[in-house]
Molecule: transfer RNA
Organism: Candelaria pacifica
């Protein structure tokens, strides 16, 4: 210098070929317990970023950033 992949909650992962973002652990609250732990129930929290297409974008197009990887 050129090619490819990835970016979603505090963490780890989903989202079926565009239609109101799901779960586990973690956090908070409650129940249980003399108390802690365990268990059960409830609850909070996220689409890397700038544009474009569309009635509607995590998803499609494009620029940027970061990480990984291949070639030179």
């Nucleotide at each position: 210098g050129g090619g490819g992949a990835u970016a979603u909650a505090g963490u780890u992962u989903a989202a079926c070929u565009g239609g109101u973002a799901a779960a586990a652990c973690a956090g908070c609250g409650a129940a249980c317990u003399u108390g802690c732990a365990u268990u059960u129930c409830g609850u909070u929290a996220a689409c890397u970023u700038g544009g474009g297409u569309u009635c509607a974008a995590a998803u499609c197009c494009u620029g940027a950033u970061a990480u990984c990887u291949c070639c030179a």